[in-house]
C1' cells in the first nucleotide's frame, strides 16, 4: 500500500458501489416457468344477449356454447434459457493456438412440395377400489395427435441392375362461376404454420500441441493396457465396445501414488521481474439431498422432469403415500461476520402467441448496514479586560487564548412550503402513399394526425420561510515517530509492534492540562504484497560467519579449437490472422465537482501463420593442428604388489660369575628377589619396528608411503622429431579405493596396551602416577565405509609486478675436477605489488580477473534426531523432517578486566631478623541475647578503645510516668504591664497558687525601642524517612605513577599512534630513537619542621673572662663570646675527579662538606573506582506527624550477660621484684586556673596561700640508667584480678554507676594450637612526661622527649601494584561465564499390547431401476393376407453391464492407549 471484512469508541448529510468468506448444514410458508382458444373435442365457473319458471316488480332459479371469453382436457412451442453454488475435479478442467470426421430446434437465402385415406385415445358419461395420492373397469368423441397410400425435386443405401423415403392444417379477405342441408362450401388471394433438399448464421460435440500447485521419506506403472485386423457402435475420429493377433505404451524432461485447488479475463502489491489471490462485473466448467440410470426432445442424462437405492423429514386410516432454498425474500444452527417473508414488470432482456396480452424474485427500484470509495457541512469577520474557570509555576508570572462572551454578518446541508423536468420509444387506433392481388377487401412497407403506458416517487434540479440555529470524534505524545508536564500508584496495579518502562520524584501505567496527527471517522485485531539484494532470472553466497561432496574414474546430461561450403531449428525482420467486453493507461464527453457512467485510441510483452536475412549458436559435407594423445631416447622417486635376507634394541629361556636388594615415584607402595632376582658374561627362541641418513626434501587422487635385494608394476617429468586429427572438459545416478577403531574365520603375539586387578593420590579419584595384564595391535582372507577424511579452500582452462630459498631434467659459459654463473621447465616453500577481502589475510600453487560443469547453504535450539526407506553379521552408516521454543546464535577485529599465561620492575610482599596477637585476668568496642529501654549510626580491607577530645544528673536521641499545645526556639498583629529580684505553701519536679520589693532608656510628648504576660491565626517544631534524591566533608586503591587532550597520519569503523621500542629513574624521572608534534592534570620542585654555619637582637634565658656575695645555687653588678630563643641569610648542584654507557640520559666508586645523590620528616593525593559513609555535625528536594513522630518534668536505661570476636592494658619474672641512695630530658598546660614553702595525716589528701595570665611562677616527682643489699626457681618477697573493711576527693547527687588512698584477702597465669600482625634506623623494642576533652571519671587518643638494637642471601613462592606481550565463549568484567544428572510444575513430540475412524487395492457374494441382447408364456386398432393368419408392438420371462450392500485379506492415513524415551521452558 491494500481488505467482500470483523471488534472498541464515536457518529449530521447525500451520490456511486458493495453486503454468509463459516456448515454443498437442515429447511416452515409464499414466490421464481409457463403460453397458445388464430390446432382441438368441449364448456365447470365469470360475463352478455334470448327463452322460460317463481313471484316479495326487480330479485332469485332453470335452458340455449349462441357471444365474449375460458378451469380441466388432446395438441404445439417453451420448461437444456434466464438464475444459484464451488462439493468434487491437477485433468474427459481452464488459458492461448490449430484441426477434421459432426449435428443444429427457432432465424435466414434458395429449390420442389403440401394429393388421397383410415384407425384410435384423453377429455366426458356410467361403474369400481382406495384415509389418502391415485387407481382400475366399460362406453362416445375431435385435432396442426397417430397410421398407411400416392408423387420424389431432392436424399440415403446399392451388388450400378435397383431399393427406400415427406407433408397438416389455421386465421382474414373476395369480382365473376360452380355446389348447398341457405349456415356455408369450392374457387381465387394474402398471411402464418407443415414436408424434402442445398447453403447462411448461431450454438454444440470431437481431436491435437504448449502453458498449468507441493510431495522422491511416492520409483517404477500399465492387461482393452499399446498398436493391428473384423464386427459392433455413435450426429461425429477413435479400445468407444468386442473377438482374434502382436507385445507393446508411460516413466528421473518426475510416470504412478499422495495432498491440495474450480479455471480465466482480472485484483492486490511491486521500479521492474516477480509475489499473493481468483468476493462483485465477465466467459469457460462442473454439481442440483446422497449413489445409480435411462426416457423425452434439435438440444439433457436435465436445480424447481420421471425411474430406482440410501439418508432424513412431514401425512396416515398402518395398507401406504409425500418432500428436496447451492432460484428471490425469509427461518433454525454454525460463527468474530454479513441485509427485506418489500415495490414493479414503468425500462432492458427471455417464453409463448398473428395480435392484444400473459408469465418473468432474469430485471429495474425502494428498505437496512460508516461495509468501501468519493463530495459536502457542523459557520464567517471581528473582538485584549489578554475575562471567569482548568492546568503549571522559579509565585514574578506562563498557557488553554481571539479561544470565549460580546458586536457585525452569511444559511450551503438538515427543517417547513410551494412548484417541477429527464427516464416514453413504441405497440394499438384513424388518414395517406407504395407492395401484394383480378381487387380501391385483407395484410405487409413507409409516413402523418390525435391519444394511450411511471414501480422509484411526498424524485433530481429550482424558489421562497426561520434562525448560529440541528449536527465532533478517535488514537497518539520515551526511541523507531509528529507531540511534555502535573498528580496518583511504587516491579503492586499495569503497558508494550521491537528496543523496553513499572522497586517513592515514572515525558513509558493511570487520570488531568497541554499538545500532534487523521476527521465522519478513529483506532485495534487478521491477511497480502513492499520494504526483503532475506531463495537473488533481473539480483547472493560456500578459507575462518550457514555452505566444498574423503578421493578417483567414469554414464546421461551440460559446455567445448581454427578456416570454408550447404542447410535455416535457435536468433531476427517485415507482413496477416488472433489476442471476447469490462478493467489499467492516455484524449475527450456527461451528472455543480469527485467517485461514477460514456464514446474514441493505446495496450494486451502471447501464440499462429507466409515472406526475406544468415553474423553468432545449432545441424550436415569436406579440411587443420595451436587443446588432446600415440611412437622413440633419457632422469628422480618411502608410488603399489610379491619373494626373500640384515643388525641393533626389548622379552623369554639355558648356562656361568656373582649377593641382596631390585624396581617405581613429587614421596611410597603393590610387584620382582636368598627356591639366588636387579647387575654381568656367553648360547638360544621369536614377534615387531627398522636409529644415523632426514630435509616446510621426495612420491602418490586422497588415504598414506621410510632397513636391504629380486622379480612384477601405475604415473610423473624431460629432450627431439613423427604421427592421430578435438578424439576435449565437467560429471546427476553409477563403480573402484578409502587413516584409525571396530566385526567374522584361521594364525601369531616380543614390545606396548581399551577392559580388568592391585598400590597411590584425593573429601571421593570408577581419572591423571605406579605394578601387573586381556581384546588389540602383526600376517592371510572377507566386511565396515567413518575422521579437525584440513590448505576447514571441487575439477578443468586462460590471463594479471617481482624477490628468495629448495627438489627433479634440458640448454648455454666457464672449469683438470667437484663446486659455480644465466637462461628455461615441471614441483615445493617464505615474502610481497596491483587487486579482492567484513575484517584477519589470499596474492601466477589466489581468497586477483574471467569462461565451463558439478556439489553444498539459506537465524540459533529440536537434530544430523524421530519415522519411512535402502546398506550392514554387529557396532552402526547413507538419506532426512515436525511440533515446540529463543530474539538471539555466529565471524573477524578492538578497548578494557581477568589467568594456578610469559617477560621486566617495585613495596616490611616474601626472605633475614626483632618485639606482638591469638592461651590467662582485666579495660575497652562489636556481635548475639535479654529488656519497658537496653538510642542512633558504622560492618572484608577501608565496621569493631569507630562518630564519642571523656553516659551518676545534664549529655539523651531511648523507655515508663505525669504535664503544655501559636508552643522551649523565629517573624508578623492586638491588648495590657518595665525588666527584674526576694520569699511562702501544694507537688518526684514540670507546674500551680500566694505575699513582698521594683518602677528603668530615648522623645518632637503622639509615641518608640527592649522585655514579660495573655489572644487569633499564618506558622514554629521534629535526632521522623530516604546517603539508592543531593551538596559539602571523608574513606580506599594509593603517594601507586600513571590519566588525558589538540593538531597530523593509520584504520571503512570501533579505535590506534602519541604514551611502544633501547637505555635510566623512587617517579610518563631524563636521553636516545620514532609519524608523529606539542599541551594539560599528575611526579619533581616552589611551604613548613628538623640536622652545620653566618648576621641581627640579649629577657623572663645564658655565664666565658672580670668584681661582689653565699653553705650552696647567674644570687648580684656586669657582659654579648658561648648554649639558647626568633627573625633573616648560606649551604647540596651529580657542581668536582675517575670509570661504566652510546661521545647520551644517567649509574658505580672518589674527594671536599655538618648533610651526597628527593639528606630526615610533614603537609600536599591526577582522571577515576567503590550507588564506599555520613539526611545524627551543617545544608537540602521529596515524603511523613501537627493536643504529637513536638516541648517540658521525674526516674530508669545507654554500664544487662550462658556466649562469641576485635583492640589494648598487666602479667608469667632473676636482663627480673623489693629496698636504700644517685644523675640527666623535651613537649605542653595554668585565672570559675596552676599552686610553692610550711603543717597534720601511712596515704588519698587536708590545711595553707607566697608567686604567675607566666622563656621569671607552678603543675613537676621525669623514669629506665647508675650504686648498694636481699630474694634463688618457687606458684615465689613473680603476678595482681578479685572480695571484705576503713577512707579521701569531686559533685545538688556517687545505689543502679566515678576515681583514688590505706589494711587485709592473694585468682588465673610457668611464655600461649591452627592461625597471625607491625617494624629497614635515631627505627623496632623499652621507659617514663604532657596536653585535649573534662566538675570528678584513660590501660584510649594525640604529642613529647631518654635508653636503643638485629636483619636484608636474594624475588622462587604469599599478598598488592605498575608497564608490554598473549589467550579469552568475561564486560554486573573470575566473586565473571557456564556443563551435565537430580527433585518439581507445564508443554509439544517419538515407541507403545492395542483401539477407533476415514480412504484406497485384490479376491470373493449380491444384484434395484435401467439399456442392449434372447424369447418357448400372455396380450395385440392402423399395413398385408390364400382370412387359417403374418409382419410389427406391448408385457412378462430371462441374459450381460451395473449403483446400494456383504464376505475376506492388505495398503495408507488421523484420532486415541496404561507405560515408557529423549526434548524445550520455567
Nucleotide at each position: 500500500a491494500u481488505u467482500g471484512a470483523a471488534c472498541g469508541c464515536u457518529g449530521g448529510c447525500g451520490g456511486c458501489a458493495u453486503g454468509c468468506c463459516u456448515g454443498a448444514c437442515a429447511c416452515a410458508u409464499g414466490c421464481a416457468a409457463g403460453u397458445c382458444g388464430a390446432a382441438c373435442g368441449g364448456c365447470a365457473g365469470c360475463a352478455u344477449a334470448g327463452a322460460g319458471a317463481g313471484c316479495u316488480u326487480g330479485c332469485u332459479c332453470u335452458c340455449u356454447g349462441a357471444u365474449g371469453g375460458c378451469g380441466a382436457g388432446u395438441g404445439g412451442c417453451g420448461g437444456a434459457c434466464g438464475g444459484g453454488u464451488g462439493a468434487g475435479u491437477a485433468a474427459u478442467a481452464c488459458g492461448u493456438a490449430g484441426g477434421a470426421a459432426u449435428c443444429u430446434g427457432c432465424c435466414u437465402u434458395g429449390u420442389a412440395g403440401a394429393g388421397g385415406g383410415g384407425g384410435a385415445c384423453a377429455a366426458c358419461u356410467c361403474g369400481a377400489g382406495g384415509a389418502a395420492a391415485c387407481u382400475c373397469g366399460a362406453g362416445c368423441u375431435a385435432a396442426u395427435a397417430c397410421c398407411g397410400c400416392a408423387u420424389g425435386u431432392g436424399c440415403u443405401c446399392u451388388a450400378c441392375g435397383g431399393a427406400g423415403u415427406a407433408a397438416a392444417g389455421g386465421a382474414g379477405g373476395g369480382g365473376a362461376c360452380c355446389c348447398u342441408u341457405a349456415g356455408g362450401g369450392g374457387c381465387c388471394u394474402u398471411u402464418c404454420a407443415c414436408u424434402a433438399c442445398a447453403g447462411g448464421a448461431u450454438g454444440a460435440g470431437c481431436c491435437u500441441a504448449c502453458g498449468c500447485c507441493c510431495g522422491a521419506u511416492u520409483a517404477g506403472u500399465u492387461u482393452g493396457u499399446u498398436g493391428g485386423u473384423g464386427g459392433g457402435g455413435u450426429a461425429a475420429a477413435a479400445g468407444c465396445c468386442u473377438a482374434c493377433c502382436a507385445a507393446g505404451g508411460c516413466g528421473a524432461c518426475g510416470a504412478u501414488c499422495g495432498g491440495u485447488a474450480g479455471c480465466u479475463g482480472g485484483u492486490c502489491u511491486g521500479a521492474g521481474a516477480g509475489g499473493a489471490u481468483g468476493a462483485u462485473c465477465a466467459g469457460c466448467c462442473a454439481c442440483a439431498c446422497u449413489g445409480g440410470g435411462a426416457c423425452u426432445g434439435a438440444g439433457a442424462c436435465a436445480c424447481g422432469g420421471c425411474c430406482c437405492a440410501g439418508a432424513c423429514u412431514c401425512c396416515u386410516a398402518c395398507g401406504g403415500g409425500a418432500g428436496g432454498c447451492a432460484g428471490c425474500a425469509g427461518u433454525g444452527g454454525g460463527g468474530a461476520a454479513u441485509a427485506u417473508u418489500g415495490g414493479a414488470c414503468a425500462a432492458u432482456g427471455g417464453g409463448c402467441g398473428c395480435a392484444a396480452g400473459c408469465c418473468u424474485g432474469a430485471u429495474c427500484c425502494a428498505g437496512c448496514a460508516a461495509u468501501g470509495c468519493c463530495g459536502c457541512g457542523u459557520g464567517u469577520g471581528u473582538g485584549a479586560a489578554g475575562a471567569a474557570g482548568g492546568c503549571c509555576u522559579g509565585c514574578g508570572g506562563g498557557u488553554u487564548g481571539u479561544a470565549a462572551a460580546g458586536c457585525a454578518c452569511u444559511u450551503u446541508c438538515a427543517a417547513g412550503a410551494g412548484a417541477g423536468a429527464a427516464g416514453a420509444a413504441a405497440u394499438g387506433g384513424u388518414g395517406c402513399a407504395c407492395g401484394u392481388u383480378a381487387a380501391u377487401a385483407a395484410c405487409g412497407u413507409g409516413u402523418a394526425c390525435a391519444g394511450u403506458u411511471g414501480a422509484c416517487a411526498u424524485u433530481a434540479a429550482c424558489u421562497c420561510u426561520a434562525g448560529a440555529a440541528g449536527a465532533a470524534g478517535c488514537a497518539c505524545c520515551g526511541g523507531c515517530u509528529a507531540a511534555c508536564u502535573c498528580u496518583g500508584u511504587g516491579c503492586c496495579a499495569g503497558c508494550a509492534g521491537c528496543c523496553g518502562c513499572g522497586g517513592u520524584a515514572a515525558u513509558a501505567c493511570a487520570g488531568a492540562g497541554g499538545g500532534u496527527g487523521c476527521g465522519a471517522g478513529c483506532g485495534u485485531u487478521a491477511a497480502u504484497c513492499g520494504g526483503a539484494a532475506u531463495u537473488a532470472c533481473u539480483g547472493g553466497g560456500c578459507g575462518u560467519a550457514a555452505a566444498g561432496g574423503g578421493u578417483a574414474c567414469g554414464u546421461a546430461g551440460g559446455u567445448g579449437g581454427a578456416a570454408g561450403a550447404c542447410u535455416a531449428a535457435g536468433u531476427u525482420u517485415u507482413g496477416u490472422g488472433u489476442g471476447a467486453a469490462a478493467g489499467c493507461c492516455c484524449c475527450g464527453g456527461g451528472c455543480u465537482u469527485a467517485a461514477c457512467c460514456u464514446g474514441g485510441g493505446a495496450c494486451c510483452u502471447g501464440c499462429a501463420u507466409a515472406g526475406g536475412a544468415u553474423a553468432c549458436u545449432g545441424g550436415u559435407c569436406a579440411u587443420c593442428u595451436a587443446g588432446a594423445g600415440u611412437a622413440u631416447g633419457g632422469u628422480a622417486g618411502a608410488g603399489g604388489g610379491a619373494a626373500g635376507u640384515g643388525g641393533a634394541a626389548u622379552u623369554u629361556c639355558c648356562g656361568g660369575u656373582g649377593u641382596a636388594g631390585c624396581g617405581g615415584u613429587g614421596a611410597a607402595a603393590u610387584g620382582c628377589g636368598u627356591a639366588g632376582a636387579u647387575a654381568u658374561c656367553g648360547g638360544a627362541a621369536g614377534g615387531a619396528a627398522c636409529a644415523c641418513c632426514a630435509g616446510u626434501g621426495g612420491c602418490g587422487a586422497a588415504g598414506g608411503c621410510g632397513g636391504c635385494u629380486u622379480c612384477c608394476u601405475g604415473g610423473a617429468c624431460u629432450a627431439a622429431u613423427a604421427c592421430u586429427g578435438a578424439c576435449a572438459c565437467u560429471g546427476a545416478a553409477g563403480u573402484a579405493c578409502g587413516a584409525a577403531a571396530g566385526c567374522g574365520u584361521g594364525g601369531g603375539u616380543a614390545g606396548c596396551g581399551a577392559a580388568c586387578a592391585g598400590g597411590a593420590u584425593u573429601a571421593g579419584a570408577u581419572a591423571c602416577c605406579c605394578u601387573g595384564g586381556u581384546a588389540g595391535u602383526c600376517c592371510a582372507c572377507g566386511c565396515c565405509g567413518u575422521a579437525a577424511a584440513c590448505g576447514a579452500u571441487g575439477a578443468g582452462a586462460a590471463c594479471u609486478a617481482g624477490a628468495u630459498g629448495u627438489u627433479g631434467g634440458a640448454u648455454g659459459c666457464a672449469u683438470u675436477a667437484a663446486a659455480g654463473c644465466a637462461u628455461u621447465u615441471a614441483g615445493u616453500a617464505u615474502c610481497g605489488a596491483a587487486g579482492c577481502u567484513a575484517a584477519c589475510g589470499c596474492g601466477u600453487u589466489a581468497a586477483g580477473u574471467u569462461c565451463u560443469c558439478c556439489g553444498c547453504c539459506u537465524g540459533g535450539g529440536g537434530a544430523g534426531u524421530a519415522c519411512g526407506g535402502c546398506c550392514g553379521c554387529a557396532a552402526g552408516g547413507c538419506u532426512a523432517a515436525a511440533a515446540c521454543u529463543c530474539a538471539a546464535a555466529g565471524g573477524a577485529a578492538u578497548u578494557g578486566a581477568c589467568g594456578g599465561g610469559g617477560g621486566c620492575c617495585c613495596g616490611c610482599a616474601c626472605a633475614a631478623g626483632c618485639g606482638g596477637u591469638g592461651g590467662a585476668g582485666c579495660a575497652u568496642g562489636u556481635g548475639g541475647u535479654u529488656u519497658a529501654a537496653u538510642u542512633c549510626g558504622a560492618u572484608g580491607c577501608a565496621a569493631c578503645g569507630c562518630g564519642a577530645a571523656g553516659a551518676a544528673c545534664c549529655u539523651u536521641a531511648c523507655c515508663u510516668a505525669c504535664c503544655c499545645u501559636u508552643g522551649a526556639c523565629a517573624u508578623c498583629c492586638u491588648g495590657c504591664g518595665a525588666a527584674u529580684c526576694u520569699u511562702a505553701c501544694a507537688g518526684a519536679g514540670a507546674u500551680g497558687u500566694g505575699a513582698g520589693a521594683g518602677u528603668g532608656c530615648c522623645u518632637u510628648c503622639g509615641g518608640g525601642a527592649a522585655u514579660g504576660c495573655a489572644g487569633a491565626g499564618a506558622c514554629a517544631g521534629g535526632u521522623g524517612c530516604u546517603g539508592c534524591a543531593u551538596g559539602g566533608c571523608u574513606g580506599u586503591c594509593g603517594u601507586c605513577a600513571g590519566c588525558u587532550c589538540g593538531u597530523g597520519u593509520c584504520g571503512u569503523g570501533a579505535g590506534a599512534u602519541g604514551u611502544u621500542g633501547g637505555g635510566u629513574u623512587a617517579a610518563g624521572u631524563c636521553c636516545c630513537g620514532u609519524a608523529a608534534c606539542g599541551a594539560g592534570c599528575g611526579c619533581a620542585a616552589c611551604c613548613c619542621c628538623u640536622a652545620u654555619c653566618c648576621u641581627u637582637a640579649g629577657u623572663u634565658g645564658c655565664c666565658a673572662a672580670c668584681a661582689c656575695g653565699u653553705a650552696a645555687u647567674g644570687g648580684u653588678g656586669g657582659g654579648a663570646a658561648c648554649u639558647c630563643u626568633a627573625a633573616g641569610g648560606a649551604g647540596a648542584c651529580u657542581g668536582c675527579c675517575g670509570g661504566u654507557g652510546a661521545u647520551a640520559a644517567a649509574c658505580c666508586g672518589g674527594a671536599g662538606g655538618a648533610a651526597g645523590g628527593u639528606g630526615g620528616g610533614g603537609a600536599c593525593g591526577a582522571c577515576g573506582u567503590c550507588a564506599a559513609g555520613u539526611c545524627a555535625u551543617c545544608a537540602u528536594g521529596g515524603c511523613c506527624c501537627u493536643u504529637a513522630u513536638g516541648g517540658g518534668u521525674a526516674g530508669g536505661g545507654c554500664u544487662a550477660c550462658a556466649c562469641a570476636c576485635g583492640u589494648g592494658c598487666u602479667a608469667c619474672a632473676a636482663u627480673g621484684g623489693a629496698c636504700a641512695g644517685u644523675a640527666c630530658a623535651a613537649a605542653g598546660g595554668g585565672a570559675a586556673g596552676c599552686a610553692a614553702a610550711g603543717c597534720g595525716g601511712c596515704g588519698a589528701c587536708g590545711u595553707g596561700g607566697a608567686g604567675c595570665g607566666g622563656a621569671u611562677c607552678u603543675c613537676a616527682a621525669a623514669a629506665a640508667g647508675c650504686u648498694g643489699u636481699u630474694c634463688g626457681u618457687a606458684g615465689u618477697c613473680c603476678g595482681g584480678a578479685u572480695u571484705g573493711g576503713a577512707g579521701u576527693c569531686u559533685g545538688c547527687a556517687a545505689c543502679u554507676c566515678g576515681a583514688c588512698u590505706c589494711c587485709a584477702u592473694g585468682a588465673a597465669g610457668u611464655u600461649g594450637g591452627a592461625a597471625u600482625c607491625g617494624c629497614u634506623a635515631g627505627u623496632a623494642a623499652u621507659c617514663g612526661c604532657g596536653a585535649a576533652u573534662c566538675a570528678g571519671a584513660a590501660u584510649g587518643u594525640c604529642g613529647c622527649g631518654g635508653u636503643g638494637a638485629a636483619u636484608a642471601c636474594g624475588u622462587u613462592c604469599u599478598c598488592g601494584g605498575g608497564c608490554c606481550u598473549u589467550g579469552u565463549a568475561c564486560a554486573c568484567a573470575c566473586c565473571g561465564c557456564c556443563c551435565g544428572u537430580c527433585a518439581c510444575a507445564c508443554c509439544a513430540u517419538g515407541g507403545g499390547a492395542g483401539u477407533g475412524g476415514g480412504u484406497u487395492g485384490u479376491a470373493c457374494c449380491a444384484g434395484a431401476a435401467g439399456u442392449g441382447g434372447g424369447u418357448a408364456g400372455a396380450c395385440u386398432a392402423g399395413c398385408c393376407u390364400u382370412c387359417g393368419g403374418g409382419a410389427g408392438g406391448u408385457c412378462g420371462c430371462u441374459u450381460a453391464c451395473c449403483a446400494c450392500g456383504g464376505u475376506a485379506u492388505g495398503g495408507u492415513u488421523c484420532a486415541u492407549g496404561a507405560c515408557u524415551g529423549g526434548g524445550g521452558u520455567g
Predicted 3D model of a 1466-nucleotide RNA (small-subunit ribosomal RNA) from an uncultured bacterium.